About this RNA: Predicted 3D model of an 83-nucleotide RNA (transfer RNA) from a Hydrogenothermaceae bacterium. The coordinates come from a structure-prediction model, not an experiment, and the mean pLDDT is 82. It was read from a public genome assembly.

RNA sequence: GGAGAGGUAGCCAAGCGGCCAACGGCAGGAGACUGUAAAUCUCCCGGCGAAAGCCUUCGGCGGUUCGAAUCCGUCCCUCUCCA
Numbered sequence: 001g002g003a004g005a006g007g008u009a010g011c012c013a014a015g016c017g018g019c020c021a022a023c024g025g026c027a028g029g030a031g032a033c034u035g036u037a038a039a040u041c042u043c044c045c046g047g048c049g050a051a052a053g054c055c056u057u058c059g060g061c062g063g064u065u066c067g068a069a070u071c072c073g074u075c076c077c078u079c080u081c082c083a
Base pairs, nucleotide, nucleotide: 001082002081003080004079005078006077007076010026011025012024018066028044029043030042031041032040046055047054048053059075060074061073062072063071
C1' cells in the first nucleotide's frame, strides 16, 4: 500500500430506521439467608425528578431522514489476511 472484520455503559457483549437509556453476563451498591465467609435469592445499577416525564449518550466530525447505535461521507484507532 491492497482486501476484510470491528470500535456500544466500569469490563464483556446483543442490538430490524421508530416499540432503545439500549437484551444478557461480570463487576459494584443495598438487603435476605448464614456462627463467619463463600454460595444462593431479591432489588438497584447514565443524569435530574416524589412521580409523570425530561435531558444526554453507542470512536470523532459532518450528512440523509419527521425520526439514526442502525443508512451515507470523511477521519482516527484495533485485529486478520495479502503484498